Predicted 3D model of a 109-nucleotide RNA (Guanidine-I riboswitch aptamer) from Rhodospirillaceae bacterium UBA6219. It was read from a public genome assembly, where an Rfam model found it. The prediction has a mean pLDDT of 77. Rfam family: Guanidine-I riboswitch aptamer. Rfam describes the family as follows. This family represents a conserved RNA structure found upstream of the ykkC and yxkD genes in Bacillus subtilis and related genes in other bacteria. Of the family's consensus pairs, 100% are formed in the model.
RNA sequence: CCAUAACGCGUCUAGGGUUCCGGCCGUUCACGGUGUCUGGUCCGAGAGAUGCACUCCCGGCCAUCCAAGUGGAUGGGCGGAGCCACGGCGGGAUAAAAGCCCGGGAGAG
Repeated sequence: CCAUAACGCGUCUAGGGUUCCGGCCGUUCACGGUGUCUGGUCCGAGAGAUGCACUCCCGGCCAUCCAAGUGGAUGGGCGGAGCCACGGCGGGAUAAAAGCCCGGGAGAG
């Protein structure tokens, strides 16, 4: 010194817990306990999937404009590319936890 020009959003998954629902247990039948309950809701990946947005590139096509020997500029849509990636402890949010956030951080290499 070392992803990238630069990242965002949606849906989902691995994963995660316990507000709510359901399950289970208790009981004074209305509540209490239980996530050491498979679950539904819920949270959810930089190093998972996918879509959109975005950026870049090449070529021909279309439109407009400029120039005028046949080219240039802008826009549109079509096509292509967006690689790689070992990783804590600790802290934070939420009801709570986590592959969430700090964090492509420290460190390792």